[in-house]
Molecule: TPP riboswitch aptamer (THI element)
């Protein structure tokens, strides 16, 4: 000096499916499924070594009570274009002994 990690700040992102109940409707409430997260949110995830997330997509295959549930698509096209601090450790370089 750099890597990694942690913390803080900045920036980005998503919130679906389903059962029952209330209601004229709009909507609300309580459960179930997957998930980090399904608006417990002052939460959670991602921040370029970027599948966080969006588009294609009312796509294709499998599965499910159902779903953006899983896989493919995907070496596709986009996506936030960053700062500070810190213990130990690792790497590299330099200097001295």
């Nucleotide at each position: 000096a750099g890597g990694c990690c942690a913390u803080a700040a900045g920036g980005g992102g998503g919130u679906g499916c389903u059962u029952c109940c209330c209601g004229g409707a709009a909507g609300g409430g309580a459960g179930g499924c997957u998930g980090a997260g399904a608006u417990c949110a002052a939460a959670c995830c991602c921040u370029a070594u970027g599948a966080a997330c969006c588009u294609g997509a009312u796509g294709c295959g499998g599965g499910u009570a159902a779903u953006g549930c899983c896989g493919c698509c995907g070496u596709a096209g986009g996506a936030a274009a960053u700062u500070a601090u810190g213990a130990a450790u690792c790497u590299u370089g330099u200097a001295c002994u």